[in-house]
RNA sequence: CAUGAAAAAGCCAAACUUCUCGUGAGAGAAGGACGGAAAGCUUUGGAUCUUCCAAGGAAGACUGCCAGGCUGCCAAAG
Numbered sequence: 001c002a003u004g005a006a007a008a009a010g011c012c013a014a015a016c017u018u019c020u021c022g023u024g025a026g027a028g029a030a031g032g033a034c035g036g037a038a039a040g041c042u043u044u045g046g047a048u049c050u051u052c053c054a055a056g057g058a059a060g061a062c063u064g065c066c067a068g069g070c071u072g073c074c075a076a077a078g
């Protein structure tokens, strides 16, 4: 550099439950672990979803849907 087999130290936390916020998609907190080597950050592009609409679009949600960008722990063979 490339890669992610095994392990260790840690990290995150799906579904579901409760409370709060939002018209909604969803978000935050607590509990909880299905999973994750970027499940860290970024909506940059696409997909999906919501609301409004004069049906052309507009405003949003989602990075744990797929790519892109930035950063990053550990490590065998190569």
Stems, first nucleotide, its partner, number of pairs: 001078001003075002011036002016031006034064001040070003044067003048061005